[in-house]
């Protein structure tokens, strides 16, 4: 010292019933139906590895599933920008 970069801070940040019933301290909880995809999680294409050649394993996403989560606001929020910056170099 180019570059990479965990954690942390600030800013921006979408979608979908303030649905129905019961309880209630009116905050919510339970059940039901309908939805959303951007915490987390599942699945895999290229490619790679192994093989008894049948196959098996590894393997990304804002894709997929909707387990979890969510469907006024708040909170949360992938991701993006800025700051700080352990550490690698």
């Nucleotide at each position: 010292g180019a570059g990479g970069g965990g954690a942390c801070u600030c800013u921006g940040g979408a979608g979908a019933a303030a649905c129905u019933c019961a309880c209630g301290a009116c905050a919510g909880u339970g059940a039901g139906u309908g939805c959303c995809g951007a915490a987390g999680g599942u699945g895999c294409a290229a490619g790679g590895c192994c093989c008894g050649c049948g196959g098996g394993c590894c393997g990304a996403a804002u894709c997929u599933c909707u387990c979890a989560g969510g469907c006024a606001a708040a909170a949360g929020g992938a991701c993006a920008g800025a700051g700080c910056g352990a550490c690698c170099g």

Background: Predicted 3D model of an 89-nucleotide RNA (Glycine riboswitch aptamer) from Vescimonas coprocola. Of the family's consensus pairs, 89% are formed in the model. The prediction has a mean pLDDT of 79. It matches the Rfam family "Glycine riboswitch aptamer". A reference for the family is Mandal et al. (2004), "A glycine-dependent riboswitch that uses cooperative binding to control gene expression", Science. Lineage of the source: Bacteria > Clostridia > Eubacteriales > Oscillospiraceae > Vescimonas.